[in-house]
The RNA shown here (Glycine riboswitch aptamer) has 101 nucleotides and comes from Ramlibacter albus.

RNA sequence: UGUCACCUUGCUGGAGAGAGAACCGUUCACGACGGUUCCACCGAAGGAGCAAGCCGCGGUAAGCGGUGAAUCUCUCAGGUAAAGCGGACGGCAGGGGCGAC
Numbered sequence: 001u002g003u004c005a006c007c008u009u010g011c012u013g014g015a016g017a018g019a020g021a022a023c024c025g026u027u028c029a030c031g032a033c034g035g036u037u038c039c040a041c042c043g044a045a046g047g048a049g050c051a052a053g054c055c056g057c058g059g060u061a062a063g064c065g066g067u068g069a070a071u072c073u074c075u076c077a078g079g080u081a082a083a084g085c086g087g088a089c090g091g092c093a094g095g096g097g098c099g100a101c
Base pairs, nucleotide, nucleotide: 002101003100004099006096007095008094009093010092011091012090013089018039020038021037022036023035024034025033026032040080041079042078046076047074048073049072053067054066055065056064057063
C1' cells in the first nucleotide's frame, strides 16, 4: 500500500400469519381509532436450544463433561387487512479496520 474477516453511514430490495371474539373509552350515532382480556396463528428484530467435529476424564471400553452453526427447533419477546413502522438477509456507494494474507 492492497485484499479479506469484522464494524459502521446513506440509498435501496425484502417474507409469513385472524380486517378474530368480548368488554371499556373517544363519537349524537355508525364507522374508525385506542386500551384490557381470551382464543387462533407467524418467524426474518432481539432471545433461548442443539448435530458432526474438536478437547478432557475413563477396565482408554461403554459412557461422562466442556466447546460447538443456522434461514433448523422453541415461541419469552415481537408480529398477524391495506397504508405506515419494523424486518433476518441481499444490492449500490462511502468511512473505519486492533486482526489475517
About this RNA: The RNAcentral record of the sequence draws on Rfam. Model confidence (mean pLDDT): 81 of 100. The model forms 91% of the base pairs in the Rfam consensus. Rfam family: Glycine riboswitch aptamer. Gene Ontology term of the family: glycine biosynthetic process. Rfam's curators write: This family represents the bacterial glycine riboswitch. Glycine riboswitches usually consist of two metabolite-binding aptamers domains with similar structures in tandem. The aptamers cooperatively bind glycine to regulate the expression of downstream genes. In Bacillus subtilis, this riboswitch is found upstream of the gcvT operon which controls glycine degradation.